[in-house]
RNA sequence: CGGGGCGUAGCUCAGCCUGGUAGAGCGGAUGCUUUGGGAGCAUCAGGUCGCACGUUCGAACCGUGUCGCCCCGA
Numbered sequence: 001c002g003g004g005g006c007g008u009a010g011c012u013c014a015g016c017c018u019g020g021u022a023g024a025g026c027g028g029a030u031g032c033u034u035u036g037g038g039a040g041c042a043u044c045a046g047g048u049c050g051c052a053c054g055u056u057c058g059a060a061c062c063g064u065g066u067c068g069c070c071c072c073g074a
Base pairs, nucleotide, nucleotide: 001073002072003071004070005069006068007067010026011025012024013023020057028044029043030042031041032040050066051065052064053063054062
């Protein structure tokens, strides 16, 4: 320098192909249960979907650029 993959909740990851309410598990908070803890159950909080721009009635999803990490090639 060229090519490819990944980036979504505190953590691990779905969802992207086929645009239409942002999700799961773990973790956290509160309550119930218990002598207490743990387990279990119920409820809740937690997101600029790496960033910017564009396309569109509408973008995590499509396009362009860019940043970080990893891999391959030179």